[in-house]
RNA sequence: AUCUGAAAGAGCCAAACCUCGAGUAAUCGCGGGACGGAAAGCCACGGGUCCCCAAGGGACGGCCGGGUUGCCGGA
Repeated sequence: AUCUGAAAGAGCCAAACCUCGAGUAAUCGCGGGACGGAAAGCCACGGGUCCCCAAGGGACGGCCGGGUUGCCGGA
RNA backbone atom coordinates (compact mmCIF):
# COMPACT_ATOMS: atom_id res chain seq x y z
C1' A A 1 0.00 0.00 0.00
C1' U A 2 -3.91 -3.63 -1.39
C1' C A 3 -7.63 -7.21 -0.13
C1' U A 4 -10.47 -9.18 3.75
C1' G A 5 -12.79 -9.73 8.65
C1' A A 6 -15.04 -7.78 13.12
C1' A A 7 -13.44 -14.01 16.44
C1' A A 8 -10.41 -11.51 20.51
C1' G A 9 -9.11 -6.94 23.06
C1' A A 10 -9.76 -1.69 23.59
C1' G A 11 -13.21 1.38 22.11
C1' C A 12 -16.84 4.28 18.90
C1' C A 13 -21.67 5.76 16.90
C1' A A 14 -26.86 5.85 18.32
C1' A A 15 -33.04 4.02 15.79
C1' A A 16 -37.87 4.42 17.93
C1' C A 17 -39.59 7.23 21.97
C1' C A 18 -39.33 11.40 25.72
C1' U A 19 -37.92 16.78 27.90
C1' C A 20 -36.28 21.48 26.08
C1' G A 21 -35.15 24.57 21.85
C1' A A 22 -34.99 26.08 16.27
C1' G A 23 -37.76 25.88 11.58
C1' U A 24 -43.84 27.33 7.44
C1' A A 25 -42.55 22.21 7.00
C1' A A 26 -39.56 18.00 5.88
C1' U A 27 -36.25 17.94 9.63
C1' C A 28 -32.25 19.55 12.92
C1' G A 29 -29.58 20.55 17.86
C1' C A 30 -28.50 19.72 23.55
C1' G A 31 -29.86 15.90 27.15
C1' G A 32 -32.09 11.08 28.35
C1' G A 33 -32.58 6.32 25.82
C1' A A 34 -30.69 1.77 22.71
C1' C A 35 -33.17 -0.60 17.54
C1' G A 36 -29.11 -1.50 15.25
C1' G A 37 -24.15 -0.43 12.77
C1' A A 38 -17.42 -2.66 10.58
C1' A A 39 -17.14 3.15 8.77
C1' A A 40 -24.41 4.29 11.29
C1' G A 41 -17.06 9.24 10.33
C1' C A 42 -17.33 13.28 6.53
C1' C A 43 -19.16 15.03 1.49
C1' A A 44 -25.76 16.49 -1.60
C1' C A 45 -21.81 14.29 -7.22
C1' G A 46 -25.87 10.64 -9.52
C1' G A 47 -30.53 8.07 -8.44
C1' G A 48 -34.53 8.04 -4.95
C1' U A 49 -37.87 9.65 -1.06
C1' C A 50 -39.84 13.79 1.80
C1' C A 51 -41.17 19.24 2.69
C1' C A 52 -42.43 24.24 1.08
C1' C A 53 -43.58 30.78 0.65
C1' A A 54 -43.28 25.53 -5.37
C1' A A 55 -39.93 30.03 -12.36
C1' G A 56 -37.57 27.48 -7.69
C1' G A 57 -35.72 26.54 -2.77
C1' G A 58 -34.89 23.13 1.28
C1' A A 59 -34.30 18.08 4.04
C1' C A 60 -32.58 12.92 4.33
C1' G A 61 -25.30 10.24 4.31
C1' G A 62 -29.12 5.02 9.54
C1' C A 63 -32.53 4.66 1.23
C1' C A 64 -29.03 2.96 -2.96
C1' G A 65 -24.53 4.14 -5.60
C1' G A 66 -20.07 7.11 -5.65
C1' G A 67 -15.88 10.16 -3.54
C1' U A 68 -12.74 10.80 0.69
C1' U A 69 -10.49 9.87 5.78
C1' G A 70 -9.68 6.45 9.96
C1' C A 71 -8.82 2.19 14.77
C1' C A 72 -7.84 -3.21 15.54
C1' G A 73 -6.98 -8.39 13.58
C1' G A 74 -5.61 -11.70 9.38
C1' A A 75 -3.41 -12.51 4.42